[in-house]
Context: one part of a larger RNA
Molecule: small-subunit ribosomal RNA, 5' domain
Organism: Heliconius melpomene rosina
RNA sequence: GAUUGAACGCUGGCGGCAGGCCUAACACAUGCAAGUCGAGCGGUAGCACAGGAGCUUGCUCCCGCUGACGAGCGGCGGACGGGUGAGUAAAGUCUAGGAAUCUGCCCAGUAGUGGGGGACAACGCGGGGAAACUCGCGCUAAUACCGCAUACGCCCUACGGGGGAAAGGUGCUUUAUUGUACCGCUAUUGGAUGAGCCUAGAUCAGAUUAGCUAGUUGGUGGGGUAAAGGCCCACCAAGGCGACGAUCUGUAGCUGGUCUGAGAGGAUGAUCAGCCACACUGGGACUGAGACACGGCCCAGACUCCUACGGGAGGCAGCAGUGGGGAAUAUUGGACAAUGGGGGAAACCCUGAUCCAGCCAUGCCGCGUGUGUGAAGAAGGUCUUCGGAUUGUAAAGCACUUUAAGUUGGGAGGAAGGGGUGAAGUAACGACUCACCUUUGACGUUACCAACAGAAUAAGCACCGGCUAACUUCGUGCCAGCAGCCGCGGUAAUACGAAGGGUGCAAGCGUUAAUC
Numbered sequence: 001g002a003u004u005g006a007a008c009g010c011u012g013g014c015g016g017c018a019g020g021c022c023u024a025a026c027a028c029a030u031g032c033a034a035g036u037c038g039a040g041c042g043g044u045a046g047c048a049c050a051g052g053a054g055c056u057u058g059c060u061c062c063c064g065c066u067g068a069c070g071a072g073c074g075g076c077g078g079a080c081g082g083g084u085g086a087g088u089a090a091a092g093u094c095u096a097g098g099a100a101u102c103u104g105c106c107c108a109g110u111a112g113u114g115g116g117g118g119a120c121a122a123c124g125c126g127g128g129g130a131a132a133c134u135c136g137c138g139c140u141a142a143u144a145c146c147g148c149a150u151a152c153g154c155c156c157u158a159c160g161g162g163g164g165a166a167a168g169g170u171g172c173u174u175u176a177u178u179g180u181a182c183c184g185c186u187a188u189u190g191g192a193u194g195a196g197c198c199u200a201g202a203u204c205a206g207a208u209u210a211g212c213u214a215g216u217u218g219g220u221g222g223g224g225u226a227a228a229g230g231c232c233c234a235c236c237a238a239g240g241c242g243a244c245g246a247u248c249u250g251u252a253g254c255u256g257g258u259c260u261g262a263g264a265g266g267a268u269g270a271u272c273a274g275c276c277a278c279a280c281u282g283g284g285a286c287u288g289a290g291a292c293a294c295g296g297c298c299c300a301g302a303c304u305c306c307u308a309c310g311g312g313a314g315g316c317a318g319c320a321g322u323g324g325g326g327a328a329u330a331u332u333g334g335a336c337a338a339u340g341g342g343g344g345a346a347a348c349c350c351u352g353a354u355c356c357a358g359c360c361a362u363g364c365c366g367c368g369u370g371u372g373u374g375a376a377g378a379a380g381g382u383c384u385u386c387g388g389a390u391u392g393u394a395a396a397g398c399a400c401u402u403u404a405a406g407u408u409g410g411g412a413g414g415a416a417g418g419g420g421u422g423a424a425g426u427a428a429c430g431a432c433u434c435a436c437c438u439u440u441g442a443c444g445u446u447a448c449c450a451a452c453a454g455a456a457u458a459a460g461c462a463c464c465g466g467c468u469a470a471c472u473u474c475g476u477g478c479c480a481g482c483a484g485c486c487g488c489g490g491u492a493a494u495a496c497g498a499a500g501g502g503u504g505c506a507a508g509c510g511u512u513a514a515u516c
Base pairs, nucleotide, nucleotide: 001516002515003514004513006512007511008510009509010508013367014366015365016364017363018362019360020359021325026323027322028321030320031319032318035076036075037074040073041072043069044068047067048066051062052061053060054059055058083278084277085276092203093202094201095200096199097198098197101195102194106191107190108189109188110187111186112185113184114148116146117145123138124137125136126135127134128133154163155162156161168183169182170181171180172179204250205249206248211241212240213239216238217237218236219235220234221233222232223231253275254274255273256272257268258267259266260265280301281300282299283298284297303314304313305312306311331357333356334355335354339353340351341350342349343348370400371399372398373397380391381390382389383388404457406452407451408450409449410448414443417439418438419437420436421435422434423433460505461504462503463502464501465486466485467484471500472499473498474497475496481488482487
């Protein structure tokens, strides 16, 4: 000098853009953060409509016919998105390769979607429990479950053969179970995407850590996995690693990047993006295309809460917020309008992702706090050699302007979509296309534009001995104090404190900390 996720002191007008627990991976009150589908199913707890009954004429009852829909069965999604950096020096990351693999939804192709069966929830009845919840009996549906049939392709094979699938729903039509469109379902091939695995090189410090290793190193045969492999097991051999630093110890998520520097390099890894790891601590599996699963399950532990003492409930390193720690870091806000995600045929629903708003000079950038004129060089202050000098065109005065803030009015874009009607299309419906109408904005009193009034509402901080731009007076008297280094202060201190003046930056200025 540059820089910072900064903090502290003094001060503080506006806007744009960004950033905001670096400490206790400490503990958490409360609310929200993952649902959705009735076009898979049996149904009807609540609401509404239609219909019916009763009458007390505005109430009650009945009825799943309908809009819808609590709980339940079923499907898809809760493996994404969001958080954190504890652990990890290699099972990670980065770069470059590889073969022994899987891949829901999506795209393209091929072939199918026939015919049956038995259950379990909900529900009803009964029982247990303080609760959480749970047990028994009985009824029932399905795109839930299980056989049978069929098998181009698929799997196994000793090449003789053997094995294996499915589910329907909605709309339209119809000669009433046909046909067709769409959404599905099954088998299989290829793709795309995503993921698992292997190899090489690179990847902090310590030798006051020199030897380490028995599933250890390799082979054979098996098991296991989606898949290679001591991954696991039996047997056999005795290997494997190491001064090119093994092992041990300490520290640490890695990278693109960021800061600095002419570069080489050094330091660093906040925000944003990629990968990894973790989810109270430790362990485990289940389901599933995918997890050994943050807001799933089981076991153990610590902690907190409820209890009728028998037993139960919980997990903010999601968004807010609280206590605590700390020099220090924000609102228990709005909206799904946009982008994206999940579900759904769709309308739509959900979304603390996201988009916005709030707080904070935390940073960067921009603007303003007036402009011109104005010498009687006013008054006051300060200094003085008492003549004057300086503050100083500074003020006042005069003439203007109105950015920003304020008031009033107007006003885009972010809107693409959705719905309705008609045309076209179709055997018909739907889809696609076209036309018209209608509707959707949290931000938002938006950006922006115009008008109005008036200099009106807006300047501080540090420094002035040398380094280093900027000097005098008074007070103090090795005291009080200053200080980055050299050093100032013991009676004329440009170095302490105050004042006047000056210098430098400026909505900031200094100090501290840290890096180059």